[in-house]
Molecule: transfer RNA
Organism: Parcubacteria group bacterium Gr01-1014_13
RNA sequence: GCCGAUGUAGCUCAGUUGAUAGAGCAAUCGCUUCGUAAGCGAUAGGUCGUGGGUUUGAUCCCCACCAUCGGCU
Numbered sequence: 001g002c003c004g005a006u007g008u009a010g011c012u013c014a015g016u017u018g019a020u021a022g023a024g025c026a027a028u029c030g031c032u033u034c035g036u037a038a039g040c041g042a043u044a045g046g047u048c049g050u051g052g053g054u055u056u057g058a059u060c061c062c063c064a065c066c067a068u069c070g071g072c073u
Base pairs, nucleotide, nucleotide: 001072002071003070004069005068006067007066010025011024012023013022019056027043028042029041030040031039049065050064051063052062053061
């Protein structure tokens, strides 16, 4: 330099032929217990990597860039 993959909650990951997003674990609070753990319930936590474009509407489609990983030279 070229090609490809990945980027979504604190962590691991879903998601959708376009209609503004979820699970598990973790966190907080509560119930239960003499107490702890476990269990159960609730709550909070996200400008979906960044910036543009298309569209009435983009996590999703297009372009560029950034980061990580892999391959080729």